[in-house]
Context: one part of a larger RNA
């Protein structure tokens, strides 16, 4: 000088405590560990691995296993050299990859040649092997915690202090006072998006707001008030008052404002710490295979399954289940697309037909209201599961897709010890969109919007973190 202490202070966070709702029980779904296996391809492993890479495993993906092939050899590049063997069609063999066998004999030309394509020389391979403890990049944590440092000048023999300490304040090493220190840098706040109120411009979206018409649809003529859209600008500074403070500052159901004290959210992560993750994203040093740890191909595997473990979804009912009638988003997507509207089918879905590269055309609510019906049961709760019929995607659904109909109807009556989110438009709850994608094991992940709560005396205790001390046998 740090780091520890079941030493002290002072302070802070959904740390406790007040609360609302979960997980720990069931099923399913996914991930992971075991185990199996010819393979179940690798990585991640407390917090900081486990719906995690992967934002799509039938084939491909793919990297693993079986079996069949190649060896300058799979893709490409640069120069030689030779040729039109190319290319297309067709037979044979074979799971394909590819063998082989016939048949055909290329384009442009400024006639020098040039393109392409094959063969062949030379040079350059390839490698998801291995080493994240050789390495850059990049990412997780502590932590959006309040904190890490330098110049110069003082103090010490010295490591090193001071400053960064106190006294008050802040969300903050924020800012004031004080003070051998003065100043200054990374951080903190701003600046930057978006949301919350106006007001200009500006109307191919909106509106009978005013006026006519209407086939009652903003539909037409019209219009820019309005909403809204999208560019600019006001607006919030403790700026005004009061009261307490030397002062920063702080209280006020203080005014005025939409909005008040960092308005609300975002993006942004200091010095560094875990030899923290990642050679399989990419890049690279070394080692290592080089007729194979390379590389083409089928056809299995990553999807097994006595078992635990995490993280979800659906329940287990009357605030509720069914049935009929009926209202209201926002953000996104659409051309091998979204598809209105019309018929066929009980339905997934097909067959026609229209719009729209879209504020114009399309995909587009569900809790909710209204009325009925079940009447506390393993039931008209629950939907596992398993039979048959099908419908779409795709060369292909058997391993191993979703969807629909018909039938079957399991476990489950609220979950032990324990443990987890969350302070407002939040929690709960209800649906909509996307990316990835032919199809999809999406209940995942990203957003978008509707209805909308409890509760916080307080820091005594659990964690974690920060300032100052203090004690040490630790470095």
């Nucleotide at each position: 000088u740090g780091a520890c202490g079941g030493g002290g202070g002072c302070c802070c966070g959904c740390a406790c405590a007040a609360g609302c709702g979960g997980u720990g029980g069931a099923a399913c779904a996914u991930g992971u560990g075991g185990u199996u296996u010819a393979a179940u391809u690798c990585g991640a492993u407390g917090a900081u691995a486990c719906g995690c890479g992967a934002g799509g495993a039938a084939c491909c993906u793919u990297a693993c296993c079986u079996g069949g092939g190649c060896u300058u050899a799979a893709a490409u590049g640069u120069a030689g050299a030779u040729u039109g063997c190319a290319u297309u069609u067709a037979g044979u063999a074979g799971a394909a990859a590819u063998a082989u066998u016939a048949a055909u004999u290329u384009c442009c030309u400024u006639c020098g040649g040039g393109a392409c394509u094959a063969u062949u020389u030379a040079c350059a391979a390839g490698g998801u092997g291995c080493u994240g403890c050789a390495u850059g990049g990049u990412u997780g944590u502590c932590g959006u915690c309040a904190g890490c440092u330098c110049g110069u000048g003082c103090c010490g023999u010295g490591a090193g202090g001071u400053g960064u300490c106190g006294g008050g304040u802040u969300a903050a090493g924020u800012c004031c006072c004080a003070u051998u220190a003065c100043g200054a840098g990374c951080g903190c706040a701003a600046c930057c998006c978006u949301u919350a109120u106006c007001g200009u411009u500006a109307g191919u979206u909106g509106c009978c707001a005013u006026c006519a018409g209407u086939u009652c649809g903003g539909c037409u003529g019209g219009g820019g008030a309005c909403u809204c859209u999208a560019a600019c600008g006001a607006a919030a500074c403790u700026g005004c008052c009061g009261g307490u403070g030397u002062a920063a500052a702080c209280c006020g159901u203080g005014a005025g404002g939409a909005a008040g004290g960092u308005g609300g959210g975002g993006a942004u992560g200091a010095c560094g710490u875990c030899a923290a993750a990642u050679c399989a994203g990419c890049a690279c040093g070394g080692c290592c295979c080089u007729u194979a740890u390379g590389u083409c191909c089928a056809g299995g595997g990553c999807u097994a399954c006595a078992c635990a473990c995490g993280u979800g979804u659906u329940a287990c009912a009357a605030u509720g289940g069914c049935c009929a009638a009926u209202a209201c988003a926002a953000a996104g997507g659409g051309c091998u697309g979204c598809u209105a509207c019309c018929a066929g089918g009980c339905a997934a879905c097909u067959g026609g037909a229209u719009g729209c590269a879209a504020a114009u055309c399309u995909c587009u609510a569900a809790a909710g209201u209204u009325g009925g019906u079940c009447u506390u049961a393993g039931u008209u709760c629950g939907g596992a599961u398993u039979g048959g019929a099908g419908u779409c995607u795709g060369c292909a659904a058997c391993u191993c897709g979703a969807c629909u109909c018909c039938a079957u109807g399991a476990a489950g009556c609220u979950g032990g010890a324990a443990u987890c989110g969350c302070u407002a438009g939040u929690a709960a709850u209800c649906g909509c969109g996307c990316a990835u994608c032919a199809g999809c094991c999406a209940c995942g992940g990203c957003g978008c919007g509707g209805u909308g709560a409890a509760u916080a005396c307080g820091u005594u205790c659990c964690c974690g973190g920060g300032c100052c001390u203090u004690g040490u046998g630790c470095a």
Background:
This is a predicted structure of a 475-nucleotide part of an RNA (small-subunit ribosomal RNA, 3' major domain) from a metagenome. The prediction has a mean pLDDT of 80. The RNAcentral record of the full RNA draws on SILVA.